The RNA shown here (Bacterial large signal recognition particle RNA) has 269 nucleotides and comes from an Acidimicrobiia bacterium.
RNA sequence: UCGUGCUAGGCGGGGCGCUAGGGGUGCCCUGAACCCGAAAACCUCUACAUGCGGGGCCGAAUUCCCUGCCCGAGGGUGUACCGCCUUUCGGGUCAGCACCGAGCACGUGGCGUUGAAGGCCGGGUCCUGCGCGGCGGGACCCCGUGAACCGGGUCAGGUCCGGGAGGAAGCAGCCCUAAGCGCUCGGUCCCGGGUGCCGCAGGGGCGCCUGGCCUGAGCCGGCGACUCGGCAGGCGCCGGGGGGCGGCAUUCGAAGGCAGGGUGCACGA
Numbered sequence: 001u002c003g004u005g006c007u008a009g010g011c012g013g014g015g016c017g018c019u020a021g022g023g024g025u026g027c028c029c030u031g032a033a034c035c036c037g038a039a040a041a042c043c044u045c046u047a048c049a050u051g052c053g054g055g056g057c058c059g060a061a062u063u064c065c066c067u068g069c070c071c072g073a074g075g076g077u078g079u080a081c082c083g084c085c086u087u088u089c090g091g092g093u094c095a096g097c098a099c100c101g102a103g104c105a106c107g108u109g110g111c112g113u114u115g116a117a118g119g120c121c122g123g124g125u126c127c128u129g130c131g132c133g134g135c136g137g138g139a140c141c142c143c144g145u146g147a148a149c150c151g152g153g154u155c156a157g158g159u160c161c162g163g164g165a166g167g168a169a170g171c172a173g174c175c176c177u178a179a180g181c182g183c184u185c186g187g188u189c190c191c192g193g194g195u196g197c198c199g200c201a202g203g204g205g206c207g208c209c210u211g212g213c214c215u216g217a218g219c220c221g222g223c224g225a226c227u228c229g230g231c232a233g234g235c236g237c238c239g240g241g242g243g244g245c246g247g248c249a250u251u252c253g254a255a256g257g258c259a260g261g262g263u264g265c266a267c268g269a
Stems, first nucleotide, its partner, number of pairs: 001269006009058003012030005020046005034055004064262007074252005081247011096235002099230005106224003109220003118214008126203006132196002135192007143182003151176004159168003
């Protein structure tokens, strides 16, 4: 140096929790992670503690062990370090937010040369009177109807008077009329109003609408900004307590990377 057979060792690790403490089961992270069985008022150990029982594989090395460095998932602790969020108790008023009112016209929005604001002239909206129309009511006329007898006319028949000529009263019917009545509504007059895209006259007014003319670029103030004033416990603020998140500090630290070192036994050639 090579071959064979073994042995130590390896076949995951870490954080939290639990525990007097070390492991495991539990939760979480990492991850290429040999199988089976039991484990929470639990299982197994005692500082050589880094699991227990049974089985399997690799095996002295790119695979086992140790040291240092880098990077670093994730966890723990602190908060009497910082920030934010949330919850609760108490406080008071500088007025920051919010709320209310006013201003301004910077932004935005809307209107404006299809003409803003302003000026002049006029009309409407408002009031009064008159007229006209319409509606409602009333009176009268017109039309129709309207009297068993106690209204009229004509009065058949019948009645009465008369010697006769003739006369008288008069029912029904027909015609007419009074009061009255009316699905008559046509006319005249009077009265009234929550009456009219109506007309005339007078008044009033510049709030609103609108027409014409002059002129020619502003006007409004919804929202935001800004200014002024007001209000008070909703927020911010101040003091105290609880919880969460992030940062920071500290601690443990998997996985990964780099460098260095260490580790057998027997037999044969």
The organism belongs to Acidimicrobiia, within Bacteria. RNAcentral holds the sequence, with entries from ENA. Rfam family: Bacterial large signal recognition particle RNA. It is annotated as a non-coding RNA gene. Its mean pLDDT, the model's own confidence on a scale to 100, is 78.